A computed fold for a 325-nucleotide part of an RNA from an uncultured Clostridia bacterium, annotated as large-subunit ribosomal RNA, domain IV. The sequence was found in a public genome assembly. Its Rfam family is "Bacterial large subunit ribosomal RNA". Gene Ontology terms of the family: ribosome and structural constituent of ribosome.
Context: one part of a larger RNA
RNA sequence: UCAUUGUUAAGGAACUCUGCAAAAUGACCCCGUAACUUUGGGAGAAGGGGUGCCAACGAGAGUUGGUCACAGAAAAGAGGCCCAAGCAACUGUUUAGCAAAAACACAGGUCUCUGCGAAAUCGAAAGAUGACGUAUAGGGGCUGACGCCUGCCCAGUGCUGGAAGGUUAAGGGGAAGUGUUAGGGAAACCGAAGCACAGAACUUAAGCCCCAGUGAACGGCGGCCGUAACUAUAACGGUCCUAAGGUAGCGAAAUUCCUUGUCGGGUAAGUUCCGACCCGCACGAAUGGCGUAAUGAUUUGGGCGCUGUCUCAACAGUGAACUCG
Repeated sequence: UCAUUGUUAAGGAACUCUGCAAAAUGACCCCGUAACUUUGGGAGAAGGGGUGCCAACGAGAGUUGGUCACAGAAAAGAGGCCCAAGCAACUGUUUAGCAAAAACACAGGUCUCUGCGAAAUCGAAAGAUGACGUAUAGGGGCUGACGCCUGCCCAGUGCUGGAAGGUUAAGGGGAAGUGUUAGGGAAACCGAAGCACAGAACUUAAGCCCCAGUGAACGGCGGCCGUAACUAUAACGGUCCUAAGGUAGCGAAAUUCCUUGUCGGGUAAGUUCCGACCCGCACGAAUGGCGUAAUGAUUUGGGCGCUGUCUCAACAGUGAACUCG
C1' cells in the first nucleotide's frame, strides 16, 4: 500500500447521482393494529409487554413464592418500518457473457378468416401438422385483470359487396389484302382452285375505372376577424377551408420547448417531489382514455429508527505485496 474483518468519543445522512455500503430489525407467546378495499385483503400493519433456574399447586395451559447475573430467544442462525406519487393489474418470462424493466407474456375484451379433403402451415409431390379436433372448434391481427367508458370523419389507402356502362389477354373468328399460276388477252395486264403469307370487324374473364358499405381496418380529427355599461375575457356573430375539424376524461404529464411557468404544501433554504391552474411548442379514447385494492430485487419524493456514508479520522486482527535477515 492492497484485500478483508472488528471496535469507536460527540454528532447522526451534514456523505453522495442515490443512505451506495454498513448498521439497525429479527425467534416464540400475549396485548394491540389505521387509511383504503375487488370484503379476500391491507396485516407480522404500526406500536407495546414477556422469556433463566428452583419449589409448591394444577390434568394441562399456567399460577404463586423464592433465587442468581451487567445481560435469561444469554452463543449461531432468523423481517427495518411508515407516508405519498408514477408505471405495470397480479404469479410468471427476457438480452447464457454490461440492461430483469415501465419491455414480453397473461386471464379478459374485440375484429377477422375457416362448413371439414376447413382455414393456416411445412413440403416440386406423396404426405404431414391443424386434429383422431368440427364454429362453446381452429388460425391470424390488435388490446391487455377489474370499474366507468370508448366520441366525429369512409375524401385517400385497404378490405367486403355490386354489376349497368367504359377499358381489357390468350383463344375463337375470318373481311379486305399479298405471293405463286392453270387459264384469258395483241399487249399492258387480269387471274379461279390449291398452297403459303398476313390478318380487320365481331366474340370473350377476372382485374382496373365505376357504385355502395366498412374505423376495437391503415389512418385523420382547422384558420382568420369582430363582439358584453371599468378593464379583461368572449357564451354570441361573420368568413375561408375540410372527409371531418378532438367529444368524455386527463393535462408543465415517462408527453411542456419557452420553464426552475404561476399559486399552494413540505424545508431555515426545494431545477426534484406532492396538490392545483390550463397558455396541451407537440394528451386523448382497444398504436385504448381515465381511475383502481392487492402485487413489484421497479422508478421518484418525504419521514422514523439506525449507523464510520460523513464532520475526521483512529486503533486492532487476518492474508498478501514490499523491505531486511